Context: one part of a larger RNA
RNA sequence: CUGGGCGUAAAGCGCACGUAGGUGGUUGAUUAAGUCAGCUGUGAAAGCCCUGGGCUUAACCUGGGAACUGCAGUUGAUACUGGUCGACUCGAGUCUGGUAGAGGGGUGUGGAAUUCCGGGUGUAGCGGUGAAAUGCGUAGAUAUCCGGAGGAACAUCAGUGGCGAAGGCGACACCCUGGACUGAGACUGACGCUGAGGUGCGAGAGCGUGGGGAGCAAACAGGAUUAGAUACCCUGGUAGUCCACGCUGUAAACGAUGUCAACUAGACGUUGGGGGAGUUAAAUCCUUUAGUGUCGUAGCUAACGCGCUAAGUUGACCGCCUGGGGAGUACGGCCGCAAGGUUAAAACUC
Numbered sequence: 001c002u003g004g005g006c007g008u009a010a011a012g013c014g015c016a017c018g019u020a021g022g023u024g025g026u027u028g029a030u031u032a033a034g035u036c037a038g039c040u041g042u043g044a045a046a047g048c049c050c051u052g053g054g055c056u057u058a059a060c061c062u063g064g065g066a067a068c069u070g071c072a073g074u075u076g077a078u079a080c081u082g083g084u085c086g087a088c089u090c091g092a093g094u095c096u097g098g099u100a101g102a103g104g105g106g107u108g109u110g111g112a113a114u115u116c117c118g119g120g121u122g123u124a125g126c127g128g129u130g131a132a133a134u135g136c137g138u139a140g141a142u143a144u145c146c147g148g149a150g151g152a153a154c155a156u157c158a159g160u161g162g163c164g165a166a167g168g169c170g171a172c173a174c175c176c177u178g179g180a181c182u183g184a185g186a187c188u189g190a191c192g193c194u195g196a197g198g199u200g201c202g203a204g205a206g207c208g209u210g211g212g213g214a215g216c217a218a219a220c221a222g223g224a225u226u227a228g229a230u231a232c233c234c235u236g237g238u239a240g241u242c243c244a245c246g247c248u249g250u251a252a253a254c255g256a257u258g259u260c261a262a263c264u265a266g267a268c269g270u271u272g273g274g275g276g277a278g279u280u281a282a283a284u285c286c287u288u289u290a291g292u293g294u295c296g297u298a299g300c301u302a303a304c305g306c307g308c309u310a311a312g313u314u315g316a317c318c319g320c321c322u323g324g325g326g327a328g329u330a331c332g333g334c335c336g337c338a339a340g341g342u343u344a345a346a347a348c349u350c
Stems, first nucleotide, its partner, number of pairs: 004321003007304002012318001014201004021194003025088007033081002035077008049065006091191001092188004096183004103177007110154001115149007125136002162169002206247006215241002220236004258317006266295012299306002323350003332343004
């Protein structure tokens, strides 16, 4: 390179937006670049291949043919692809009426609980464990009642429920704001899809500056356990966890399943809409959509399993894999304050 693959064997970038590029709905005209056909020129000779001839044969030599799949020119063809001009509405989008939602950002408010502080009652224990001890307590603890402070998180509702591209999002009210779904029309007229580079977002931990600090809790200290115990258990406890701004850019960032589109049996749940039957209103039933689950047909799969939310049947584009270890390491580059990240080998070895 031709291939074969990527749920679990190696392999889908954490996710999106988007540049170049690739690719692209229906229809008419035109062009003739790609495409196809004819002709002309060229494609040296030798060699290869076919077929004759000459050395007694062969090797060897030699005649002819074919081939040289190419390139250029020229004359045509016009289905498909491309270019140009025009039209269309089913893809995509805009306007308008509704609906659901922990979607995002900001400000404020609330109650329960833990802890601490002050006060009342009250007395000898509390706490903790497998059992204990460290620890707290007659300077009055634990328990209980009242008051206050402060921080963090929002029980029930809660649901293979909802929303979001992913990370993720859960008390309540208000303000700002993104997306989705849905009804009926009107409008634009292919404006689409994907996306190397690039840009943005990106749990937790960590870092910088300044705040905050109730609970929890790496490190650390003590008590136990043990042969030892740098652990598991217990008592404490600092970073951190929280907020603002900036950085880091990684995760089993998982559905271990890239995005988009089309097609291909059903059954049963559930969420949000639409239509119909029914009802005073409901309940309920039928139907249709957009999600989200369970089972399952054909088919696929090494099996497990997947199965209209495909891992089925196809198309478009991107990413990635190519035996194990060495190694996601070294060196170099880029990024970072650092921690480190990213790109990414080889020797050697089995």